Molecule: transfer RNA
Organism: Bacteroidota bacterium
RNA sequence: GCCUCUUUAGCUCAGCGGUAGAGCAGCUGUUUCGUAAACAGCAGGUCGGGGGUUCAAAUCCCCUGAGAGGCU
Numbered sequence: 001g002c003c004u005c006u007u008u009a010g011c012u013c014a015g016c017g018g019u020a021g022a023g024c025a026g027c028u029g030u031u032u033c034g035u036a037a038a039c040a041g042c043a044g045g046u047c048g049g050g051g052g053u054u055c056a057a058a059u060c061c062c063c064u065g066a067g068a069g070g071c072u
């Protein structure tokens, strides 16, 4: 230098044009003499950044940042 992949909640990841989700972690409650566990609930995200297409974009296109792998 070229090619491919990843980027979404504190962490690990779903979601592949039509309301952003799960598990773990966190908080509250129930239960317990108390803790843990269990159960119920709550909170938490400018979807890496900018622009475009579309009635509508995390999703499609362009540019770009970061990370990983391969080739030379």
Base pairs, nucleotide, nucleotide: 001071002070003069004068005067006066007065010024011023012022013021018055026042027041028040029039030038048064049063050062051061052060